[in-house]
Molecule: Bacterial RNase P class A
Organism: Sedimentisphaerales bacterium
């Protein structure tokens, strides 16, 4: 000072002014409307609804099978697929990042294209041809012609039975030997994944498990449009009256209220009476639709003060590498339902440009302000997001 790596934390302040929603006091009438005062009123994600969980209904006697998640390791946590620490691998000079990180020696099953060959591995180009045969021969030897040998060399491909080097060989090959890699036993060190040590053993059946599968732990099933109460109509059950002498029973005038007036009091079987149906009206019942209330925004006990619960929220100690724990203290913070939490205007504040005085002030002009908006609550995760501000570490170059 320049390049990064990790976290954290803010995402405009004040103040007029006009509304909006919630409580709460006052006032007011038409008793659920209006006026006024005081108080409350989005986010770091509230967003995706991908994971836990509280809650609430349904199922449920254990146990099992299907189903479906997880998946180094030890830890936190009410609980996670979450968060810490750590091992392994894989990227980076490096801070540090990234990993969907149990089993491929339980079975099955797939492995495109290209290749000779994709799993009982194979042998296209090639190499060889010691040993046998064959043909030549100047008998010294030679051809690559069989049969046979190899798999280093080229070639394909994402992957082709470890890698390099020396040595062997007719040519090669863990075929021998060194390192290295890879298995196997052993003490050591770790709480464990796991390291490094030593010692054996020439090398084994190549990859996929986000194929089926196996193991090993977890898991009932819908979700606040869950549920819970209250209830117009409409519709259905039960009772009553359905009269005719009075009496009842509806309806109307008028009226406190009663008495009194005035009209009605159906319809079939059936001329008549009882009954039976239908229907009208009056009462009631369950079920429950519109709608309404609670669930709901801290919850219990109390008349109040206060007092208990809370994975609830701030902070502060102290213990721990941390995640987080435990103790003090203080608080309890929107609850709308077609959805309130807004718009403008002054000023400061930030960015830019002129100027002016200077080395940081001040004038004057102009501009940005992002993603996004609670709908029962939480504890994560992942996604969007102008512009900032803080600590921690790393490289790298200069000074002192």
């Nucleotide at each position: 000072a320049g390049a990064g790596u990790g976290g954290g934390u803010c995402g405009g302040g004040c103040g007029g002014u006009c509304g909006c929603c919630g409580g709460u006091c006052c006032g007011u009438c038409u008793u659920g409307g209006u006026g006024g005062g005081c108080c409350g009123g989005a986010g770091g994600a509230a967003a995706g609804u991908c994971c836990g969980a509280g809650c609430a209904g349904g199922a449920c006697a254990g146990g099992g099978c299907a189903c479906g998640g997880u998946g180094g390791u030890g830890g936190c946590u009410a609980a996670c697929g979450g968060c810490c620490a750590c091992c392994c691998g894989g990227g980076g000079c490096g801070a540090c990042c990234c990993g969907c990180g149990g089993g491929a020696a339980a079975g099955u099953g797939c492995c495109a294209c290209a290749g000779a060959a994709a799993a009982u591995a194979c042998a296209c180009a090639g190499c060889c041809g010691a040993u046998g045969u064959c043909c030549c021969u100047u008998c010294g030897g030679g051809g690559a012609a069989c049969a046979g040998g190899c798999a280093a060399u080229g070639g394909u491909g994402a992957a082709a039975u470890g890698g390099u080097g020396c040595g062997g060989c007719a040519a090669g090959a863990g075929c021998g030997c060194a390192c290295c890699g890879c298995g196997g036993c052993g003490a050591c060190g770790g709480c464990g994944a796991c390291g490094g040590c030593g010692c054996c053993g020439g090398c084994a059946g190549g990859g996929c498990a986000a194929a089926c599968c196996c193991c090993a732990c977890c898991g009932c099933c819908u979700g606040c449009a869950a549920g819970a109460c209250c209830a117009a109509g409409c519709a259905g059950c039960c009772g009553g009256u359905u009269a005719c002498u009075c009496g009842g029973c509806c309806c109307g005038a008028g009226g406190a209220u009663g008495a009194g007036c005035g009209g009605g009091u159906g319809a079939a079987c059936u001329g008549c009476c009882c009954g039976u149906u239908c229907g009208a009206c009056c009462g009631g019942c369950g079920g429950g639709u519109a709608g309404g209330u609670c669930g709901c925004u801290u919850g219990c006990c109390g008349a109040a003060a206060g007092g208990c619960a809370g994975a609830g929220c701030c902070g502060g100690u102290u213990g721990g590498c941390g995640a987080c724990a435990a103790c003090c203290g203080g608080u309890c913070a929107a609850g709308a339902u077609a959805a309130a939490u807004g718009g403008u205007c002054g000023c400061c504040g930030c960015c830019c440009g002129u100027c002016g005085u200077u080395c940081u002030c001040g004038a004057c002009g102009g501009g940005a302000g992002a993603c996004a908006g609670a709908a029962c609550u939480c504890g994560g995760c992942u996604u969007a997001c102008a512009g900032g501000c803080c600590c921690a570490c790393u490289c790298u170059u200069u000074c002192a």